[in-house]
């Protein structure tokens, strides 16, 4: 130097002929039981503004294509593998 694979909450990891992002487990809170814990069991969990109601954004980063991108395309960082 060339190809090829990968990046998604706080962890691991789904969703792909474009069509609510975050299933599912873990961890975390918060209830419930319990004399008290444990185990169970509900319910909650990105990020930011807002007193609430709700708003905006958010799949490694920046374009772009499209009414609509984690998905399609192009460029950049990393990281894995191959070839040379």
């Nucleotide at each position: 130097g060339c190809u090829c694979c990968g990046a998604u909450g706080g962890u691991g990891g789904a969703a792909u002929a474009g069509g609510u992002a975050g299933a599912c487990a873990c961890a975390a809170g918060a209830g419930a039981c319990u004399u008290a814990a444990a185990a169970u069991c509900u319910c909650u969990c990105g990020a930011c503004c807002u007193c609430a109601c709700g708003g905006u954004c958010g799949u490694a980063c920046c374009g772009g294509u499209u009414c609509g991108a984690u998905u399609c395309c192009g460029g950049u960082u990393c990281g894995g593998a191959g070839c040379a």
A computed fold for an 84-nucleotide RNA from Marinobacter sp. BSs20148, annotated as transfer RNA. Its mean pLDDT, the model's own confidence on a scale to 100, is 80.